[in-house]
Molecule: THF (Tetrahydrofolate) riboswitch aptamer
Organism: Merdimmobilis hominis
């Protein structure tokens, strides 16, 4: 000098547990604003995530106890935690490991 490689945050899906809703919140979609994170170091988006506001759309209940509130089984692109698998720095520079 050249080539190759490792590693994070995180994301997706499955399983288990505990909740929430089923009197419709949540999830998903659109607009807008604010903020955050993005391998060991630096930079960092039109990408990602979170929150606020606004808008459109929109649902699966059934049974039992018994008495106005509980239980069971379901349902929800539901929340959190644990766990398994898969993917994994948008991109740029430097550093690291191996080979020549």
């Nucleotide at each position: 000098c050249a080539c190759a490689g490792a590693g994070u945050a995180g994301a997706g899906c499955g399983c288990u547990g505990u909740g929430c809703g089923u009197c419709a919140a949540g999830u998903g979609c659109c607009g807008c604003c604010u903020g955050a994170a993005c391998g060991g170091g630096g930079a960092g988006u039109u990408g990602u995530c979170a929150g606020a506001c606004g808008g459109a759309c929109g649902a699966a209940a059934a049974g039992c106890c018994a008495u106005c509130g509980g239980c069971u089984u379901g349902c929800g692109g539901u929340a959190c935690a644990g766990u398994g698998c898969u993917c994994g720095c948008a991109u740029c520079c430097c550093a690291c490991u191996g080979u020549u």